RNA sequence: GUAAAGCUUUAGGGGUGCUGACUUGUUCAGCUGAGAAAUACCCUUUGAACCUGAACAAGUUAGUACUUGCGGUAGGGAAAAGUAAUUGACUAUAA
Numbered sequence: 001g002u003a004a005a006g007c008u009u010u011a012g013g014g015g016u017g018c019u020g021a022c023u024u025g026u027u028c029a030g031c032u033g034a035g036a037a038a039u040a041c042c043c044u045u046u047g048a049a050c051c052u053g054a055a056c057a058a059g060u061u062a063g064u065a066c067u068u069g070c071g072g073u074a075g076g077g078a079a080a081a082g083u084a085a086u087u088g089a090c091u092a093u094a095a
Base pairs, nucleotide, nucleotide: 001090004087005086006083007082008081009080010079011044012043013042014041016038017031018030019029020028021027022025050076051075052074056069057068058067059066
């Protein structure tokens, strides 16, 4: 000094399950998780956010789409700009 990260703005994509209780609802409680309808969370091609495969396979659990695999030739999947300070692969110079 710079790629990138981080940060800011705008735009877009996505999921919201399982169990129990009753008053069966716009309710409450529990489990995992970033997030289980929050005005939040996550992700946006350097794409495992998310969907299909899938009522998949193995394991586990009170139960589960909970964990792992499937997936280092599985397939799809939504973007652009700016950037002081900070971190900074890499490069150059000096000691």
Predicted 3D model of a 95-nucleotide RNA (TPP riboswitch aptamer (THI element)) from Candidatus Ornithobacterium hominis. Its mean pLDDT, the model's own confidence on a scale to 100, is 76. Of the family's consensus pairs, 96% are formed in the model.